RNA sequence: GACUUAUGAAGAAAGGUGGAGGGAUAGGCCCUAAGAAACCUUGGCAACCUGCUCAUUAGCUGAAAAAGGUGCCAAAUCCGAUCUCAACGAACGUUGAGUAGAGAUAAGUU
Numbered sequence: 001g002a003c004u005u006a007u008g009a010a011g012a013a014a015g016g017u018g019g020a021g022g023g024a025u026a027g028g029c030c031c032u033a034a035g036a037a038a039c040c041u042u043g044g045c046a047a048c049c050u051g052c053u054c055a056u057u058a059g060c061u062g063a064a065a066a067a068g069g070u071g072c073c074a075a076a077u078c079c080g081a082u083c084u085c086a087a088c089g090a091a092c093g094u095u096g097a098g099u100a101g102a103g104a105u106a107a108g109u110u
Base pairs, nucleotide, nucleotide: 001110002109003108004107005106006105007104013042014041015040016039017038021031022030023029027079028078043073044072045071048069049068050067053063054062055061077102083098084097085096086095087094088093
């Protein structure tokens, strides 16, 4: 890098360096010189994997906890791509529901 599976309307700070961008994306709409991205320190959230405890087992599974490995700490994955349905509308479209896709994270395989 590729493939497979699972999950995302919840949750989570402060300081330093830095100096203009960032929120993956056409377009929106936001954040940002009262300081963006990135990097560092401490803190926290969570429970995907490993280890540990209890229950239950052939196996699965559930609960608790949070040592280790990741991840994360503005806004629903901020909204938004495909397709379907409904309403409004002269139409482009708008709104709502569903569905796919894409992206992100974890684990496994290669």
This is a predicted structure of a 110-nucleotide RNA (SAM riboswitch aptamer (S box leader)) from Flavobacteriales bacterium UBA7325. The coordinates come from a structure-prediction model, not an experiment, and the mean pLDDT is 81. Taxonomically the source falls in Flavobacteriales (Bacteria, Pseudomonadati, Bacteroidota, Flavobacteriia). The sequence was found by an Rfam model in a public genome assembly.